[in-house]
Context: one part of a larger RNA
RNA sequence: GAUGAACGCUGGCGGCGUGCUUAACACAUGCAAGUCGAACGCACAUAUCUUUCGGGGUGUGUGAGUGGCAGACGGGUGCGUAACACGUAGGUGACCUGCCUUCAAGUGGGGAAUAACUGUCCUAACGGAUGGCUAAUACCGCAUAUGUUCCCGGCGUCGCGUCGGGAGUAAAGCAGCAAUGCGCUUGGAGAGGGGCCUGCGGCGGAUUAGCUAGUUGGUGGGGUAACGGCCUACCAAGGCGAUGAUCCGUAGGGGGCGUGAGAGCGUGGCCCCCCACACUGGCACUGAGAUACGGGCCAGACUCCUACGGGAGGCAGCAGUGAGGAAUAUUGCACAAUGGGCGCAAGCCUGAUGCAGCAACGCCGCGUGCGGGACGAAGGCCUUCGGGUCGUAAACCGCUUUUCUGGGGAAAGAGCAAGGACGGUACCUCAGGAAUAAAUCUCGGCUAACUACGUGCCAGCAGCCGCGGUAAAACGUAGGAGGCGAGCGUUAUCC
Numbered sequence: 001g002a003u004g005a006a007c008g009c010u011g012g013c014g015g016c017g018u019g020c021u022u023a024a025c026a027c028a029u030g031c032a033a034g035u036c037g038a039a040c041g042c043a044c045a046u047a048u049c050u051u052u053c054g055g056g057g058u059g060u061g062u063g064a065g066u067g068g069c070a071g072a073c074g075g076g077u078g079c080g081u082a083a084c085a086c087g088u089a090g091g092u093g094a095c096c097u098g099c100c101u102u103c104a105a106g107u108g109g110g111g112a113a114u115a116a117c118u119g120u121c122c123u124a125a126c127g128g129a130u131g132g133c134u135a136a137u138a139c140c141g142c143a144u145a146u147g148u149u150c151c152c153g154g155c156g157u158c159g160c161g162u163c164g165g166g167a168g169u170a171a172a173g174c175a176g177c178a179a180u181g182c183g184c185u186u187g188g189a190g191a192g193g194g195g196c197c198u199g200c201g202g203c204g205g206a207u208u209a210g211c212u213a214g215u216u217g218g219u220g221g222g223g224u225a226a227c228g229g230c231c232u233a234c235c236a237a238g239g240c241g242a243u244g245a246u247c248c249g250u251a252g253g254g255g256g257c258g259u260g261a262g263a264g265c266g267u268g269g270c271c272c273c274c275c276a277c278a279c280u281g282g283c284a285c286u287g288a289g290a291u292a293c294g295g296g297c298c299a300g301a302c303u304c305c306u307a308c309g310g311g312a313g314g315c316a317g318c319a320g321u322g323a324g325g326a327a328u329a330u331u332g333c334a335c336a337a338u339g340g341g342c343g344c345a346a347g348c349c350u351g352a353u354g355c356a357g358c359a360a361c362g363c364c365g366c367g368u369g370c371g372g373g374a375c376g377a378a379g380g381c382c383u384u385c386g387g388g389u390c391g392u393a394a395a396c397c398g399c400u401u402u403u404c405u406g407g408g409g410a411a412a413g414a415g416c417a418a419g420g421a422c423g424g425u426a427c428c429u430c431a432g433g434a435a436u437a438a439a440u441c442u443c444g445g446c447u448a449a450c451u452a453c454g455u456g457c458c459a460g461c462a463g464c465c466g467c468g469g470u471a472a473a474a475c476g477u478a479g480g481a482g483g484c485g486a487g488c489g490u491u492a493u494c495c
Base pairs, nucleotide, nucleotide: 001494002493003492005491006490007489008488009487012366013365014364015363016362017361018359019358020324025322026321027320029319030318031317034069035068036067039066040065042063043062044061045060046059047058048057049056050055076277077276078275086201087200088199089198090197091196092195095194096193097192100190101189102188103187104186105185106184107183108142110140111139117132118131119130120129121128122127147169148168149167150166151165152164153163154162155161156160173182174181175180203249204248205247210240211239212238215237216236217235218234219233220232221231222230252274253273254272255271256267257266258265259264279300280299281298282297283296302313303312304311305310330356332355333354334353338352339350340349341348342347369399370398371397372396379390380389381388382387404432405431406430407429408428409427413422440483441482442481443480444465445464446463450479451478452477453476454475460467461466
């Protein structure tokens, strides 16, 4: 000098930040991912039209369901990991790409179901069994094939280009009076993103010296978007290691941050990039993308419900609770702004985010008055008893109003319209009155600041040296002084 700090004493205001470093311990409750009726059928409500009085049509809204897109982003944590995890420089002749932009071509004609609903049954519950009805941009064939994939042949030619032939491979409609708009299918390109590989870089221990059997390589096969022992069968016997393999310990990495003249040392909280994880372990499904925090299955530990047959759950999301700890906040407001998802849109959702609340935890700014005022009040302390000092300090006189109290006006942030949580906030203005506001540590040397009394190796102090055993500037109190100041000290840690 520094800190995500804590503790002691003290504490007026504002701005901007920061706030479980410990138990990746367990979690009550609420919320944190939905949306689309311009894909679809149904039920209910309502308005209206119509009726042969059974009903039917249309519009609007609500509800669950089918279907689509999004739930792989955003948010959290640092357990694991010494590794191509990260950083950096390259490679990929071994790849994928929903949504977006652009270009080309197409969007023809059929079929069979199923949820919702309804009947029956089982069930404490979660839920389940079975029969029947129905729609679609859900599902399945057929046709077509610019394109694309594969095969054959020719030409040029290194695995590519081009020409010809053959085989395979698509689709969905909706809205609008219409123009048209939004979609769907196949491919090319752009742009963005992802996967894989290589060199180099950065921790301790040799009181860890040998390690390795899918191990190292080859061939065939499988698998993947794709290379590869990634997996498998067979064959060979290799591969790594004192330039530290293997083992043990510790640890997320970086941009940065702290300190320092620098070299370096320490560190990785907040913010940004990457990685890993989501009660513990394993597994795949769906999908353009996951081996998926608020999806699924299995096993385990734990908690809860139960009619004992069986079920439900996962805050390392935001708040909040218990526990642990020296220690770390509100079960707040709003989608107004920025951004995200869905939707043609209106809009809905968004504990992302924007704000507010709590905490001197940090940094910065302001205030607690200003001017005058005695050869100097009272009082305290000291005294050589003369005086000295607190001290212009107070009183007293004059002035001002940041802050404070009360009142009024009142934002920007909002774009083409509407729409402001913050917030009656900031800011401006009026009135009032010095009013509402100073502590803390130290005074032996280092080290700025000294006397008196009490105590008597006691009580105590202390960072080091050391003080205290009867005149203690070192203990305690008082007066005075010094430092710093809404803070001041102490402890811990780093340079």